[in-house]
RNA sequence: CAUCACAGCAUCUAGGGUUCCGGCCUCGCGCAAACGAGGCGACUGGUCCGAGGGAUGCAGUCCGUCUCCUGAUAGGGCCGGAUACACGGCGGGACAAAAGCCCGGGAGGA
Numbered sequence: 001c002a003u004c005a006c007a008g009c010a011u012c013u014a015g016g017g018u019u020c021c022g023g024c025c026u027c028g029c030g031c032a033a034a035c036g037a038g039g040c041g042a043c044u045g046g047u048c049c050g051a052g053g054g055a056u057g058c059a060g061u062c063c064g065u066c067u068c069c070u071g072a073u074a075g076g077g078c079c080g081g082a083u084a085c086a087c088g089g090c091g092g093g094a095c096a097a098a099a100g101c102c103c104g105g106g107a108g109g110a
Stems, first nucleotide, its partner, number of pairs: 008058005015049002020046002022043001023040006060083005066077003085105001087108001091103003
């Protein structure tokens, strides 16, 4: 300097906004209730989005004892173990919109 792998999925959480629900406000009708329209996310919430560097589980991969098949390898099965490290903009993108989502284990830094 170059290449390959490590970096999968699910559930949840930190977090996020406002399409829907709910809530609140204004107006209309009305005795009122109910209903309709508009607005508000510096409305706690439900639906929803949601972490490479957060959690858990599963899968995958590697190692090992035993075991099945085979002439022998290769391959299969149960069980056990391992699965490391990880500071990080600005800006842009999608969905209704935003975000620790995606660009991105990026740029950059150590």
Molecule: Guanidine-I riboswitch aptamer
Organism: Gammaproteobacteria bacterium